[in-house]
RNA sequence: ACCUUAUCCAGAGCGGUGGAGGGAUCGGCCCUGUGAAACCGCGGCAACCCCCGUGCCUCAGAACACGGGAAGGUGCCAACUCCGGCGGAGCUUCGGCUCUGACAGAUAAGCU
Numbered sequence: 001a002c003c004u005u006a007u008c009c010a011g012a013g014c015g016g017u018g019g020a021g022g023g024a025u026c027g028g029c030c031c032u033g034u035g036a037a038a039c040c041g042c043g044g045c046a047a048c049c050c051c052c053g054u055g056c057c058u059c060a061g062a063a064c065a066c067g068g069g070a071a072g073g074u075g076c077c078a079a080c081u082c083c084g085g086c087g088g089a090g091c092u093u094c095g096g097c098u099c100u101g102a103c104a105g106a107u108a109a110g111c112u
Stems, first nucleotide, its partner, number of pairs: 001112001003110006013042005021031003025085004043077003048073002050069006081104001086101006
């Protein structure tokens, strides 16, 4: 870096350094000198990996389902992935609104 699978309407921020950007992309709309990004410290959220137990099956396991845990590996801590972009359905006062499938993206685990 590619690919595969799963998830994405929940949750969780203070301080220091820094000094103008940030929210992937495009449009919109937001956040930001009452201090952006980034880095550091501490804290927290969550439960993918992980750990324990039970069930099922079995010679035994693995896998699967459910419950519990949080030491360790990641991740995350404005707004639904902030909203939309392409397609479909319904409604409409024709401005738009609602639902839905994909694409793209993010994260994890695996794989080459």

A computed fold for a 112-nucleotide RNA from a Chloroflexota bacterium, annotated as SAM riboswitch aptamer (S box leader). The coordinates come from a structure-prediction model, not an experiment, and the mean pLDDT is 85. It matches the Rfam family "SAM riboswitch aptamer (S box leader)". Gene Ontology term of the family: regulation of gene expression. The sequence is in RNAcentral, with records from Ribocentre. Taxonomically the source falls in Chloroflexota (Bacteria, Bacillati). The model forms 97% of the base pairs in the Rfam consensus.